[in-house]
RNA sequence: AUCUUAUCGAGAGGGGUGGAGGGAACGGCCCGACGAAACCCCGGCAACCAGGCCAAGGCCACGGUGCCAAGUCCGCCGGCUCGCGCGACAGCGCGGAUCGAGAGAUGAGAG
Numbered sequence: 001a002u003c004u005u006a007u008c009g010a011g012a013g014g015g016g017u018g019g020a021g022g023g024a025a026c027g028g029c030c031c032g033a034c035g036a037a038a039c040c041c042c043g044g045c046a047a048c049c050a051g052g053c054c055a056a057g058g059c060c061a062c063g064g065u066g067c068c069a070a071g072u073c074c075g076c077c078g079g080c081u082c083g084c085g086c087g088a089c090a091g092c093g094c095g096g097a098u099c100g101a102g103a104g105a106u107g108a109g110a111g
Stems, first nucleotide, its partner, number of pairs: 002110007013042005021031003026075003043068003048064002051060004072103001077100003081096006
């Protein structure tokens, strides 16, 4: 690389260096010279693993990860449903709600 599995509507930013990108791809829509990415320092969130405390369930937060714009920012494929429009009355298009899939992220395990 890849596989298994759990979770993903909550939460949490300041400084320094740096200079134009970033939000996975694509389409949107955003963020960015009032300073992007990246790196460093400090801080914080969370509670997956490890650990501790009480029986379940919860609590704690020193360690290992992770994370700190927007729902995983939204969509992408399908079902169902609502509204509007078109219609040769079979349906079709656009927008919304919802359910699922796919993709992705993170943890734990396998390899």

Annotation: This is a predicted structure of a 111-nucleotide RNA (SAM riboswitch aptamer (S box leader)) from a Caldilineae bacterium. The organism belongs to Caldilineae, within Bacteria. Model confidence (mean pLDDT): 85 of 100. Its Rfam family is "SAM riboswitch aptamer (S box leader)". Rfam's curators write: The SAM riboswitch is found upstream of a number of genes which code for proteins involved in methionine or cysteine biosynthesis in Gram-positive bacteria. It was read from a public genome assembly, where an Rfam model found it.